The prediction has a mean pLDDT of 82. This is a predicted structure of a 73-nucleotide RNA (transfer RNA) from an Oscillospiraceae bacterium.
């Protein structure tokens, strides 16, 4: 320097063909227990790296850049 993969919720990861962004763990409240773990029921938690284009609409396509992994050289 070149080439290819990641970036989405506190973490670890989905998201199909471009049409209301989700699970599981963690949290919080309630039951349940003498209590606490466990379990059950609810809640809450996102600028989808970051700028821009394209679209009636973008996590999804296009560009660019920024971080990060593997590989060439």
């Nucleotide at each position: 320097g070149c080439u290819g993969g990641g970036a989405u919720a506190g973490c670890u990861c989905a998201g199909u063909u471009g049409g209301u962004a989700g699970a599981g763990c963690a949290g919080c409240u309630g039951a349940u227990u003498c209590g606490u773990a466990a379990u059950c029921a609810g809640c809450a938690g996102g600028u989808c790296g970051u700028c821009g284009g394209u679209u009636c609409g973008a996590g999804u396509c296009c560009g660019a850049u920024u971080c990060u992994c593997a590989g060439c050289u």
Rfam family: tRNA.